Molecule: RNase P RNA; transfer RNA
Organism: Pseudomonadota bacterium
């Protein structure tokens, strides 16, 4: 110098004028009760993703959602971090790259079920098309019987791989090495790695197919929910569940209705059971009635910044300091000037001048920790490869 | 703001791991004097897009895009 890898920061700056939301004050007028209108001053006002709503929590409610089971959903090497996680960190194993480094839904396929199209002889109880070998026949081209699975061919995948021995030809038939399984030892918290012995191969792939194992998860979401004001009819119909009896009263009796007692009945938000709780009819569906208001929840927290200490790291502990948007048709905008990068054109000429254009993605709505996705350009740090020079 | 569902031919839909299909529509031929109806034949597809799992994806998984539905309060 060229090419690359990783981590992090930034996301136009300054000034003027006009305008908007929130908040703290001051003045005037009206009402006079706390309020209303208007003028004016100060402070403050989007993001790294505010997004997708994909995970995890806080918070609120669900007649205590308290325990167990079933169903359903999720996660999945090991250890740690964290309030928690499917996130993060550090290892292990596998794969890619010359390397820095990157990627992996990475438990179980010898518990079971299912699937493996086409091609191929055969796709999981293996099997024999071309072939190889032995024997018989013969019209010498072939054919019949038997053995084999090394070679060819098919396929994504062919029942251990490769070499030697062996054989009629072959074959874990035998042996060495590798792979696989089992046992034991060493190191490590563990995943796992390494060494030794035994087995002669039995055990193809798919679990982002069902499933098995281990662990986790109650549901609904701030339109949760609370308070106040105002209005209206707690109106009508259907369905499901139940068990009735005694007393009193009303209507002349049977019977019906009302009240009360006993027995009980119904419900508790996926279902069942237990415990406990709630109601006296309960639950559910449909058709209706009224309003389109205010306040709280609502921003002080797993908070930011700085320092010190511990840890490889994620992160944790202590001390100091700061206060940092809060709307409800929804504020955070527009114009001008200068500068900053940047694209095009022209001129001089090899870095200056002039003109024009234009400033990434996007935008809070209960809050927080992550993930994912979108993003013009700029900056910083560390590392790798190649080439040249010293 | 929050919750949920669906994208397959021009339209309406089925298919749910191994051939992309049905009805209507479209094109050509036959039939008719001509049209409709009817008969025969045919064309037309990025299965919304991008990755992953698998030998193989419309189907399974993840992300993105588009479209649609529901949820106010009071008695």
């Nucleotide at each position: 110098g060229c090419g690359g890898a990783u981590g992090g920061c930034u996301g136009g700056a300054u000034g003027g004028c006009c305008g908007c939301g929130c908040u703290c004050g001051g003045g005037g007028c009206c009402g006079c009760u706390u309020g209303g209108c208007u003028c004016u001053g100060g402070g403050u006002g989007a993001g790294g993703a505010a997004a997708g709503u994909c995970c995890g929590g806080g918070c609120a409610c669900c007649a205590c959602g308290c325990g167990g089971g079933c169903a359903g959903g999720g996660u999945g090497c090991c250890g740690g971090g964290u309030a928690a996680c499917g996130c993060c960190c550090g290892g292990c194993g596998g794969g890619g790259g010359c390397a820095a480094c990157c990627c992996c839904a990475g438990g179980g396929a010898a518990a079971g079920c299912g699937c493996c199209a086409c091609a191929g002889a055969a796709a999981u109880c293996a099997g024999a098309c071309c072939g190889c070998c032995g024997g018989g026949g013969c019209a010498c081209g072939c054919u019949c019987c038997g053995g084999c699975a090394a070679g060819g061919g098919u396929g994504a995948a062919a029942c251990g791989g490769c070499g030697a021995g062996g054989u009629a030809a072959g074959a874990g038939c035998u042996c060495a090495c590798c792979g696989c399984g089992c046992c034991c030892c060493u190191g490590g918290c563990a995943a796992c790695a390494g060494a030794g012995g035994c087995g002669g191969c039995a055990u193809g792939g798919c679990a982002a197919g069902c499933c098995c194992c281990a662990c986790c998860c109650g549901g609904u979401g701030c339109a949760a929910g609370a308070u106040c004001a105002g209005a209206u009819a707690g109106g009508g119909g259907g369905a499901a569940c139940c068990a009735g009896g005694g007393g009193c009263g009303g209507c002349c009796c049977c019977g019906c209705c009302g009240c009360u007692c006993c027995g009980g009945g119904g419900g508790c938000g996926g279902c069942c059971c237990g415990c406990g709780c709630c109601c006296c009819g309960u639950u559910u569906c449909c058709c209706g009635g009224g309003u389109g208001g205010a306040u709280c929840g609502c921003g002080u927290c797993a908070g930011g910044c700085g320092g010190c200490g511990g840890g490889c790291g994620a992160c944790c502990g202590c001390c100091g300091u700061c206060g940092c948007a809060g709307a409800u048709g929804a504020a955070u905008g527009g114009c001008c000037a200068u500068c900053c990068a940047u694209g095009c054109c022209g001129c001089c000429c090899c870095g200056g001048c002039g003109g024009c254009g234009g400033g990434a993605c996007a935008g809070a709505a209960c809050c927080c920790g992550g993930c994912u996705u979108a993003c013009a350009g700029g900056c910083c740090a560390u590392c790798c490869g190649c080439a040249g020079c010293g | 703001g929050g919750g949920c569902g669906c994208u397959u031919a021009g339209c309406u839909c089925a298919g749910c791991g191994g051939g992309a299909g049905a009805g209507c529509a479209c094109u050509g031929c036959c039939u008719u004097c001509a049209c409709a109806c009817g008969g025969c034949a045919g064309g037309g597809g990025u299965c919304g897009c991008u990755g992953g799992u698998u030998c193989a994806a419309u189907c399974c998984c993840a992300g993105c895009a588009g479209c649609g539905c529901c949820c106010a309060c009071c008695a």